Context: one part of a larger RNA
Molecule: small-subunit ribosomal RNA, 3' major domain
Organism: uncultured prokaryote
RNA sequence: UGACGGGGGCCCGCACAAGCGGUGGAGCAUGUGGUUUAAUUCGACACAACGCGCAGAACCUUACCUGGGUUUGAACUGCAGUAGACCGGCGCAGAGAUAUUUUUUUCUUCGGAAACAGAGUGACAGGUGCUGCAUGGCUGUCGUCAGCUCGUGUCGUGAGAUGUUGGGUUAAGUCCCGCAACGAGCGCAACCCCUAUCCUUAGUUGCCAGCACGUAAUGGUGGGAACUCUAGGGAGACUGCCUGUGUUAAACCGGAGGAAGGUGGGGAUGACGUCAAGUCCUCAUGGCCCUUAUGUCCAGGGCUACACACGUGCUACAAUGGGCGGUACAAAGGGUUGCCAAGCCGCGAGGUGGAGCUAAUCCCAAAAAACCGUCCUCAGUUCGGAUUGUAGUCUGCAACUCGACUACAUGAAGGUGGAAUCGCUAGUAAUCGCAGAUCAGCAUGCUGCGGUGAAUACGUUCCCGGGUCUUGUACA
Numbered sequence: 001u002g003a004c005g006g007g008g009g010c011c012c013g014c015a016c017a018a019g020c021g022g023u024g025g026a027g028c029a030u031g032u033g034g035u036u037u038a039a040u041u042c043g044a045c046a047c048a049a050c051g052c053g054c055a056g057a058a059c060c061u062u063a064c065c066u067g068g069g070u071u072u073g074a075a076c077u078g079c080a081g082u083a084g085a086c087c088g089g090c091g092c093a094g095a096g097a098u099a100u101u102u103u104u105u106u107c108u109u110c111g112g113a114a115a116c117a118g119a120g121u122g123a124c125a126g127g128u129g130c131u132g133c134a135u136g137g138c139u140g141u142c143g144u145c146a147g148c149u150c151g152u153g154u155c156g157u158g159a160g161a162u163g164u165u166g167g168g169u170u171a172a173g174u175c176c177c178g179c180a181a182c183g184a185g186c187g188c189a190a191c192c193c194c195u196a197u198c199c200u201u202a203g204u205u206g207c208c209a210g211c212a213c214g215u216a217a218u219g220g221u222g223g224g225a226a227c228u229c230u231a232g233g234g235a236g237a238c239u240g241c242c243u244g245u246g247u248u249a250a251a252c253c254g255g256a257g258g259a260a261g262g263u264g265g266g267g268a269u270g271a272c273g274u275c276a277a278g279u280c281c282u283c284a285u286g287g288c289c290c291u292u293a294u295g296u297c298c299a300g301g302g303c304u305a306c307a308c309a310c311g312u313g314c315u316a317c318a319a320u321g322g323g324c325g326g327u328a329c330a331a332a333g334g335g336u337u338g339c340c341a342a343g344c345c346g347c348g349a350g351g352u353g354g355a356g357c358u359a360a361u362c363c364c365a366a367a368a369a370a371c372c373g374u375c376c377u378c379a380g381u382u383c384g385g386a387u388u389g390u391a392g393u394c395u396g397c398a399a400c401u402c403g404a405c406u407a408c409a410u411g412a413a414g415g416u417g418g419a420a421u422c423g424c425u426a427g428u429a430a431u432c433g434c435a436g437a438u439c440a441g442c443a444u445g446c447u448g449c450g451g452u453g454a455a456u457a458c459g460u461u462c463c464c465g466g467g468u469c470u471u472g473u474a475c476a
Base pairs, nucleotide, nucleotide: 001476002475003473004472005471007470008469009468010467011466012465013464015460016459019424020423021422022421023420026315027314028313029312030311031310032309033308034306035305042053043052064301065300066299067298068297069296070295073124077123082118084116088103089102093098105114106113107112126290127289129288130287131286135284136283137279138278139277140275142273147186148185149184150183151182152181153162154161155160166177167176168175192267193266194265195264197235198234199233200232201231202230203229207224208223211222212221213220238261241255242254244252245251317417321375322374325371333364334363335362338357339356343352344351345350383414388409389408390407391406392405393404394403430452431451432450433449434448435447436446
């Protein structure tokens, strides 16, 4: 100087407390361990691995296994000579990869040139093989915590100290005052984006107040530019104003006005560093290893196994509910190999049909809620939907291993969950649906979007994590 202490002081955080809802019990989905297997490819392991890499394993993917092939190679760059093929189509053998057969390139100054291809040769290629403890790059974490440093000066023999400590204050090393310090840098804040109010410009594909027309009905039509909205430009919030407190300071408490008040709400933004944290299987790369194989092509299988254990979720156990009927209201997205309307067929998944749309124009396209009547009281039920049988639909070359969905039948566990443990302070929790990426098909996951919409916070004694000052130390 640090680190540590079941030392002390001060302070903060859904850290506790006060509340609301979960997990842990059940069934299923999914990941992991274990076991099994020819293979169940590999990585990730407290927080910070385990719905993680995977924004989507039937083939492909695919790295694994079995079997069949191949060896200058599937793809790249030279070299030498040869020959005219290659592509495409058809037929035959085969599981296919391949093997075989048929068919003869372009330009030209007619000298030749170019491209492609077969066989050959040796340089080389190739490796998701090893090492993340050789590395770059990228990322997680402490932590959006308020810290981490430097120059000059001064002090100390020196390691170092000072500044950065102290008194106040703040979300903040934020600001003020004091001070052997004076300044500065990286962080904080601000600048950026979205959102909340208003003004202005513009008015189509969006809008419809007033005026006409028309309809069973609808901005449907003429028209309008008010309103909503869209998207450009501005205004607005700064402790600016007032009372009080405070050291005449910084600031704090309350108030006014205001759409908004003290960082208005949300996002992006992550200092010096820590964990030899993660990744050589994104990519790049040193070294090592393989080179008729650890490369490469193909078919089938596996990654989907299943006495079990754990994590993360979904659905429930019901009446604040289940089922039936008609009826209403979003936002944000996506759409031409696409989204697919009306109509018709089917109980339904869906089929048919073909209008519109390269989209503020057309389409995908809401659910809880509210209303009417039903179940009738706690029952394994008109709760719950697992499992299983049969018949189907769709995608796709192909749903056996191993897809999603539909109908009929079947109707399991489950009556609110032990110890323990998690999230959340407001348009939040809870609850309800919608969209998107990936994607032929496959979502209870992920990323977004809106609808409905609470309870509680006395407080900082305690648990956990962090900041700062100080103290002890046989630790570095």